[in-house]
Context: one part of a larger RNA
RNA sequence: UGACGGGGGCCCGCACAAGCGGUGGAGCAUGUGGUUUAAUUCGAAGCAACGCGCAGAACCUUACCAGCCCUUGACAUACCAAUCGCGGUUAGUGGAGACACUUUCCUUCAGUUCGGCUGGAUUGGAUACAGGUGCUGCAUGGCUGUCGUCAGCUCGUGUCGUGAGAUGUUGGGUUAAGUCCCGCAACGAGCGCAACCCUCAUCCUUAGUUGCCAUCAUUUAGUUGGCACUAUAGAGGAACUGCCGGUGAUAAGCCGGAGGAAGGUGGGGAUGACGUCAAGUCCUCAUGGCCCUUAUGGGCUGGGCUACACACGUGCUACAAUGGCGAUGACAGAGGGCAGCCACUCCGCGAGGAGGAGCUAAUCCCUAAAAGUCGUCUCAGUUCGGAUUGUUCUCUGCAACUCGAGUGCAUGAAGGUGGAAUCGCUAGUAAUCGCAGAUCAGCAUGCUGCGGUGAAUACGUUCCCGGGCCUUGUACA
Numbered sequence: 001u002g003a004c005g006g007g008g009g010c011c012c013g014c015a016c017a018a019g020c021g022g023u024g025g026a027g028c029a030u031g032u033g034g035u036u037u038a039a040u041u042c043g044a045a046g047c048a049a050c051g052c053g054c055a056g057a058a059c060c061u062u063a064c065c066a067g068c069c070c071u072u073g074a075c076a077u078a079c080c081a082a083u084c085g086c087g088g089u090u091a092g093u094g095g096a097g098a099c100a101c102u103u104u105c106c107u108u109c110a111g112u113u114c115g116g117c118u119g120g121a122u123u124g125g126a127u128a129c130a131g132g133u134g135c136u137g138c139a140u141g142g143c144u145g146u147c148g149u150c151a152g153c154u155c156g157u158g159u160c161g162u163g164a165g166a167u168g169u170u171g172g173g174u175u176a177a178g179u180c181c182c183g184c185a186a187c188g189a190g191c192g193c194a195a196c197c198c199u200c201a202u203c204c205u206u207a208g209u210u211g212c213c214a215u216c217a218u219u220u221a222g223u224u225g226g227c228a229c230u231a232u233a234g235a236g237g238a239a240c241u242g243c244c245g246g247u248g249a250u251a252a253g254c255c256g257g258a259g260g261a262a263g264g265u266g267g268g269g270a271u272g273a274c275g276u277c278a279a280g281u282c283c284u285c286a287u288g289g290c291c292c293u294u295a296u297g298g299g300c301u302g303g304g305c306u307a308c309a310c311a312c313g314u315g316c317u318a319c320a321a322u323g324g325c326g327a328u329g330a331c332a333g334a335g336g337g338c339a340g341c342c343a344c345u346c347c348g349c350g351a352g353g354a355g356g357a358g359c360u361a362a363u364c365c366c367u368a369a370a371a372g373u374c375g376u377c378u379c380a381g382u383u384c385g386g387a388u389u390g391u392u393c394u395c396u397g398c399a400a401c402u403c404g405a406g407u408g409c410a411u412g413a414a415g416g417u418g419g420a421a422u423c424g425c426u427a428g429u430a431a432u433c434g435c436a437g438a439u440c441a442g443c444a445u446g447c448u449g450c451g452g453u454g455a456a457u458a459c460g461u462u463c464c465c466g467g468g469c470c471u472u473g474u475a476c477a
Stems, first nucleotide, its partner, number of pairs: 001477002003474003007471007015461002019425005026317008034308002042053002064303007073129001077128002079125006087106002091102004109119003131292002134290003140286002142281003145277001147275001152191006158167003171182003197269004202237002205234003211227003217223001240263001243257005319418001323377006335366003340359002344355004384415001389410003393406003431453007
């Protein structure tokens, strides 16, 4: 100087408390451990691994296993030789396929000094080499997590100390903040804080299509007409403790009030200092070293990553009457759409199928549910719950056996609110309800967004956890 203390003081955070809803019990989904296996590819490991890499494993992906094949190689550059096209396409034979052999048709490279001279392409050959998701994240770059959006981390000059170092950065107040004020052997400065950026909330203005419709007209089409209003999207205004009162040290600030759409950081986002964890990643990519080179490289078929006495994490659905079922029925936002979104009509109980209009989109389509109203069920393993199983089909796709999703009929398991323990959340939040998108042929209870309905509670900081500043002890560095 740090670090640590079941030392002290001050302060903060959904840290506790006050509340609301969960997890832990059940069934299922998903990830992990373990076990099994020819293989169940690899990585991630307290918080900060475990719906994580994976924004989507039937083949492919795929790195794993078995078998069958290739060896200058699937890919790049250089050399030599041959050919002039390359390429596309039809059919056949062997084979699981890769591959090998034969065959039909279309096409017949460019420049040119007319010399196989130059370029380009293909085939063959030999060698340099290619190739490696092989090892080392404790050799690395880059990127990322975490403490933590915590308020800290430092420097120059000066001063003090033999020195390590100190001072500044401590102190009195204050703040979300090393934020600001005052004081002070310090005076200044940098990286952080804040602001500048995006978005939501208010007003003004500009614009008039695909948006809108108050007045007027025509007719039921927002059509003519118009841009008032809404909305859209450009430019601006508006919030600064600016004003008033109190308090404070005449300060910084704090408390209350006015006006205001918004008030003291207005709500949300982006933004992550010096550093810590030899944190994570050599399987995104790049890369040193080491290793393989008829194989640890390359191709293919089939299998595996989907196994299952069990254990854990994260979720979904429930256990019901604030509910289930039937009928009726209104209101979004944000996105997406070309071999795509699909109105509408017909067929089917349904998944879906057959026709078929519009839309390269403020134009057309995907497109709401809970809520509300009426009826029924009457507390039961039930008209709750839907697992499991049988069976009929549908769709995607060369192909649904291992191993997809969905539909109808039948079946109707556990489950009566869950021990110790433990998680999230302070307002348009929690809870609850649906919708969209990426990935994607198909496959979502996951993820990322979007809107609808819409609470309760916070006395307070004694205690638990984490953190900041000052101080004290130390046999620790």
This is a predicted structure of a 477-nucleotide part of an RNA (small-subunit ribosomal RNA, 3' major domain) from an uncultured prokaryote.